Context: one part of a larger RNA
RNA sequence: GAACGAACGCUGGCGGCAGGCCUAACACAUGCAAGUCGAACGAAGUCUUCGGACUUAGUGGCGGACGGGUGAGUAACGCGUGGGAACGUGCCCUUUGCUUCGGAAUAGCCCCGGGAAACUGGGAGUAAUACCGGAUAAGCCCUACGGGGGAAAGAUUUAUCGGCGAAGGAUCGGCCCGCGUACCAUUAGCUAGUUGGUAGGGUAAUGGCCUACCAAGGCGACGAUGGUUAGCUGGUCUGAGAGGAUGAUCAGCCACACUGGAACUGAGACACGGUCCAGACUCCUACGGGAGGCAGCAGUGAGGAAUAUUGCGCAAUGGGGGCAACCCUGACGCAGCAACGCCGCGUGAGUGAGGAAGGUUUUCGGACCGUAAAGCUCUGUCGAGCGGGAAGAAAUGCAUGGUGGCUAAUAUCCAUCAUGCUUGACGGUACCGCUAAAGGAAGCACCGGCUAACUCCGUGCCAGCAGCCGCGGUAAUACGGGGGGUGCGAGCGUUGUUC
Numbered sequence: 001g002a003a004c005g006a007a008c009g010c011u012g013g014c015g016g017c018a019g020g021c022c023u024a025a026c027a028c029a030u031g032c033a034a035g036u037c038g039a040a041c042g043a044a045g046u047c048u049u050c051g052g053a054c055u056u057a058g059u060g061g062c063g064g065a066c067g068g069g070u071g072a073g074u075a076a077c078g079c080g081u082g083g084g085a086a087c088g089u090g091c092c093c094u095u096u097g098c099u100u101c102g103g104a105a106u107a108g109c110c111c112c113g114g115g116a117a118a119c120u121g122g123g124a125g126u127a128a129u130a131c132c133g134g135a136u137a138a139g140c141c142c143u144a145c146g147g148g149g150g151a152a153a154g155a156u157u158u159a160u161c162g163g164c165g166a167a168g169g170a171u172c173g174g175c176c177c178g179c180g181u182a183c184c185a186u187u188a189g190c191u192a193g194u195u196g197g198u199a200g201g202g203u204a205a206u207g208g209c210c211u212a213c214c215a216a217g218g219c220g221a222c223g224a225u226g227g228u229u230a231g232c233u234g235g236u237c238u239g240a241g242a243g244g245a246u247g248a249u250c251a252g253c254c255a256c257a258c259u260g261g262a263a264c265u266g267a268g269a270c271a272c273g274g275u276c277c278a279g280a281c282u283c284c285u286a287c288g289g290g291a292g293g294c295a296g297c298a299g300u301g302a303g304g305a306a307u308a309u310u311g312c313g314c315a316a317u318g319g320g321g322g323c324a325a326c327c328c329u330g331a332c333g334c335a336g337c338a339a340c341g342c343c344g345c346g347u348g349a350g351u352g353a354g355g356a357a358g359g360u361u362u363u364c365g366g367a368c369c370g371u372a373a374a375g376c377u378c379u380g381u382c383g384a385g386c387g388g389g390a391a392g393a394a395a396u397g398c399a400u401g402g403u404g405g406c407u408a409a410u411a412u413c414c415a416u417c418a419u420g421c422u423u424g425a426c427g428g429u430a431c432c433g434c435u436a437a438a439g440g441a442a443g444c445a446c447c448g449g450c451u452a453a454c455u456c457c458g459u460g461c462c463a464g465c466a467g468c469c470g471c472g473g474u475a476a477u478a479c480g481g482g483g484g485g486u487g488c489g490a491g492c493g494u495u496g497u498u499c
């Protein structure tokens, strides 16, 4: 000098954009953060014009493995980069073959109970795109090549949407390897599933991943093993560069979800707002027993030098469900708070004296503050007032009509065009306009040298200053105050950290 997720002191007008618990991965009151589908299913309730309509607890499907948070752990194939073979992949796309015949249950509901609650037991009956069996099998799987095994679901007037098998694609993911990836040798030896083989098990898949047997190997001064520290990267800061430091925000990957362990379901988890077990803690209890997990968004306490609102909205973008309308979405879009940062603007402009008053100083002549002020002439950015205009962000969606396609069809459905209606949290916001008025808007640090900027008074090695050198013991440009000056300016200094 530059930089900062900064803090502190003094000061503080406005706007745009961006960022805001770096500490206790400490504990959490309250609300919200993942639902949706009635075009899979029966039932209950309400309304009824008895045609039906609406609501939805339950069964079922899809989604809750995304999105959001945090960086505790991890020195590792975790990450980065470049390769590889022994794999999987819901939804999506392409191609192809099917979508047949039956059956038995069960929730909800009803009845009888238990319990303070959480919840739970028994009984009669009931539906499905829930479950089970048979048939069929081009292709698929297994095979000793003889053969054997295994599917499906309907809704709907049709169209269409689905379902099952198979192949391919796309996307995403699992696995393996080369190289790179902090410090300590005041850590020198480490290793028995250890290293390899055979056979088997297990997995979507290779493999000591696991098991049995056999062999005795494997790693290490090119740093094994141990210890300390740490998420990694694109990047960021600095620097002429080489390099050094760093890993907030944004993006990619990884890991974690009160602590430890485990599996279930599923295309995908060993699952933040799922289950089970154990532990610590908190809460409820009728003492028998139960409930909970903010490292989601707000918010509270604590810790700390220190970090915000228990806000508005799904209008936009994106995501989940749904044919759709639509519903959900603390993702997101906005608003609020704080000069935390960067950038922009303003606090007026012109004129105005041999120069007011006042202050400081003086060699008492004067000099400086100083065109500074006042005065005169203007302007109206910002802010304030008025409420006069007023966007963009909107693409959709619905209705009617036209055209084309599909079709037996002028129904529907799909595509497209026209017309009408309709959707904005921010917000009557940005912006424009009207009116008045210089009115409402300047501080902070420094002035011995480094280093731009000097004098007076007070103090008297005292009080104090200080980044280094050093000032202060009676004329201190170095302490404290005044005047003046210098530098930055809605900031200026100090402290901390990095180069």
Stems, first nucleotide, its partner, number of pairs: 001499004006495005013345005020337001021303001026301003030298003035062003040059002044055004069256003078181007087173002092169008100134004109125001110123005140149003154161002182228003189219003194216008231253004235246004258279005281292004309335001311334003317331001318329004348378004358369004382440001385434002388432002397421009443488005448469003454483005464471002